FMN riboswitch aptamer (RFN element), 150 nucleotides, folded computationally. It matches the Rfam family "FMN riboswitch aptamer (RFN element)". Rfam's curators write: The RFN element is a highly conserved domain that is found frequently in the 5'-untranslated regions of prokaryotic mRNAs that encode for flavin mononucleotide (FMN) biosynthesis and transport proteins.
RNA sequence: CAAGAUUCUCGGGGUAAGGUGAAAUUCCUGACCGGCGGUGAUGUUCAAAGCGAACUAAGCCCGCGACUCAAGCUCCGCUGUUAAGGCGGAAUUGACUGAUCUGGUGACAAUCCAGAGCCGACGGUAAAGUCCGGAUGGGAGAGGAUCAAA
Numbered sequence: 001c002a003a004g005a006u007u008c009u010c011g012g013g014g015u016a017a018g019g020u021g022a023a024a025u026u027c028c029u030g031a032c033c034g035g036c037g038g039u040g041a042u043g044u045u046c047a048a049a050g051c052g053a054a055c056u057a058a059g060c061c062c063g064c065g066a067c068u069c070a071a072g073c074u075c076c077g078c079u080g081u082u083a084a085g086g087c088g089g090a091a092u093u094g095a096c097u098g099a100u101c102u103g104g105u106g107a108c109a110a111u112c113c114a115g116a117g118c119c120g121a122c123g124g125u126a127a128a129g130u131c132c133g134g135a136u137g138g139g140a141g142a143g144g145a146u147c148a149a150a
Base pairs, nucleotide, nucleotide: 004147005146006145007144008143009142010141017029018028019027031130032129033120034119035064036063037062038061043055044054045053046052059118060117068095069094070093071092074090075089076088077087078086079085100116101115102114103113104112122133123132124131
């Protein structure tokens, strides 16, 4: 240094304009958006004889998170009690978990350049990636401080 412990902070964006209609940011034309880690032929800066270093680079390549469902020996809360039990929640585990091609360059491209295309939990409501709601929640993770260790 790395790994580790405690703790704090941070940690998601988006329907312009129009059509139909009694009613639609939900339908139609069109508009807009892209969490986290990895990979990566990008770019910038630094360094240099050279190797190199830092930051940056994918919605649709790999994985994760969120949602939903199931389990939940254990833990927590409420209730009840001689005891058992009942209800709710959580750690955790499992299941589920969307979408890309063509051309160019090149030794090499799912990532570069160009073009075309595609995807987006649940509940509510005129059928929703974008509105409202669970959610002042959870969270992949990111950064800081302290400790410890060397």